RNA sequence: UGCCCCCUCGUCCAAUGGCAGGACAUCGGUCUUUGGAUCCGAGAAUGGUGGUUCGAAUCCACCGGGGGCAACCA
Repeated sequence: UGCCCCCUCGUCCAAUGGCAGGACAUCGGUCUUUGGAUCCGAGAAUGGUGGUUCGAAUCCACCGGGGGCAACCA
């Protein structure tokens, strides 16, 4: 320098054009002699800026971050 892949709640993983969801963790409650477990509930996210579209996490461009391969230099 070129090519390819990835970036979503605190963590892991879904949603592949049509209300962003699940598990775990956290918090509150229930239960319990206490704790744990169970059960109920709550909060929490699409890396950024533009574009396409009636509608974008999803498609396109650029930028940022991470990973892989190749090339160059030595």
Molecule: transfer RNA
Organism: Gemmatimonadota bacterium